[in-house]
The RNA shown here (c-di-AMP riboswitch aptamer (ydaO/yuaA leader)) has 138 nucleotides and comes from Herbidospora cretacea.
It was read from a public genome assembly, where an Rfam model found it.
NCBI's taxonomy places the organism under Bacteria, Bacillati, Actinomycetota, Streptosporangiaceae, Herbidospora.
The prediction has a mean pLDDT of 76.

RNA sequence: UCGGCGGAUCUGCCUAAUCCUGGGCGUGUCGCCCAGGAGCCGGGGACCCACCUGAACCUGGGGUAAAGACGCCGCCGAGCGUCCGGGCUUCUCCGCCCGCAUCCGUCAGCUAACCCGGCCGGCGCUAGGAGAGGAGUG
Repeated sequence: UCGGCGGAUCUGCCUAAUCCUGGGCGUGUCGCCCAGGAGCCGGGGACCCACCUGAACCUGGGGUAAAGACGCCGCCGAGCGUCCGGGCUUCUCCGCCCGCAUCCGUCAGCUAACCCGGCCGGCGCUAGGAGAGGAGUG
């Protein structure tokens, strides 16, 4: 000087997914596990209210989440467009992105009391160079 490993500190974002206490374990300034608490989040669950008819078909129905609908393409996929939903931002506008996935298991409307569960995971900025555009000032 370079590389690797571990740790600390600063700094933003999505998400409910953060903080604290006690105990234990390990490779021990840290991490993991167990049990509590605070906070945040989700589900089940009365009265009242809502639903309630007939026929046919059928691939039952429901939850979390922004994560859906329609059209173009001969068909599928990809792609494109519109609407709608969500995020960032200097938060009216403009601009830039996202619209995944998964769970329950034939069953669940709302719902006080009450009951049950979750607190994961994924990313970014910094330094140098080039280009485009915008704003402001002269």